Record summary
A computed fold for a 61-nucleotide RNA from Ancylobacter dichloromethanicus, annotated as Fluoride riboswitch aptamer (crcB RNA motif).

């Protein structure tokens, strides 16, 4: 100095925040939704659960 493994750390999982869990990546990265030739159109604030915020729908006051 290079390669590999382990541990730790860090980062990520289609639009916000927090907690828990799971998974992925480790910088040559993980990740950056779907349909459509294009124009254009569609679902969802989660990877999953809970809470908050925002948005949509219904009902009551």
């Nucleotide at each position: 100095u290079g390669u590999c493994a382990c541990a730790g750390g860090g980062g990520g999982a289609a639009u916000g925040g927090a907690g828990u869990c799971u998974c992925c990546c480790u910088u040559u990265a993980a990740c950056c939704g779907c349909c459509g030739a294009a124009a254009g159109g569609c679902u969802g604030a989660u990877g999953a659960c809970u809470c908050c915020u925002g948005c949509c729908g219904u009902c009551u006051c």
Description:
Its Rfam family is "Fluoride riboswitch aptamer (crcB RNA motif)". Gene Ontology terms of the family: positive regulation of gene expression and response to fluoride. The model forms 100% of the base pairs in the Rfam consensus. The organism belongs to Ancylobacter, within Bacteria.